[in-house]
RNA sequence: UGUUCGAAAGGGCAAACCCAUUGAAAGGUGGGGACGCAAAAUCACAGUCUAAGGGUGGCUGAGCCGCCUAUGACCGACGGAUUACCGAA
Numbered sequence: 001u002g003u004u005c006g007a008a009a010g011g012g013c014a015a016a017c018c019c020a021u022u023g024a025a026a027g028g029u030g031g032g033g034a035c036g037c038a039a040a041a042u043c044a045c046a047g048u049c050u051a052a053g054g055g056u057g058g059c060u061g062a063g064c065c066g067c068c069u070a071u072g073a074c075c076g077a078c079g080g081a082u083u084a085c086c087g088a089a
């Protein structure tokens, strides 16, 4: 330095749920909380969610309903890309 692995130590992250707050929604943020995680770090290629706005169709009395759409998000189901702590072989 590369590959594989996780017995120990020092640390790290934080699911569900609850409270507050924010957002049209999905969701985010803060506090509490720990199911788990050796990449549960980063990206957002793939994937997934939402549809305010926009487009379009139907009915109609204002209006209502359906469909499409990310410029909004998640990524801790499984993949992909990039980087990395400690230790062992």
Base pairs, nucleotide, nucleotide: 003089004088005087006086012037013036017032018031019030020029021028022027035076041082042081043080045079047074048073049072053069054068055067056066057065058064059063
Molecule: c-di-GMP-I riboswitch aptamer
Organism: gamma proteobacterium symbiont of Stewartia floridana